[in-house]
Annotation:
Predicted 3D model of a 72-nucleotide RNA (transfer RNA) from an uncultured Candidatus Micrarchaeota archaeon. It was read from a public genome assembly. It matches the Rfam family "tRNA". Gene Ontology term of the family: triplet codon-amino acid adaptor activity.
RNA sequence: GCCUUCGUAGCUCAGCGGUAGAGCGCCUGUCUUGUAAACAGGAGGUCGAGAGUUCAAUCCUCUCCGAAGGCU
Repeated sequence: GCCUUCGUAGCUCAGCGGUAGAGCGCCUGUCUUGUAAACAGGAGGUCGAGAGUUCAAUCCUCUCCGAAGGCU
């Protein structure tokens, strides 16, 4: 220098054009002498940045940034 994959909640990841989800974690409540566990509820996201296509974009296209891998 070129190619491929990836970037979504605090962490690990789903979500192949139509209102963004799960597990773990966090907070509150019930229970307990107390803690843990269990059960119930809740908070937390400008979907890496910008532009384009579209009635509509996390999703498709382009550029940039970052990470991993490959080739020379």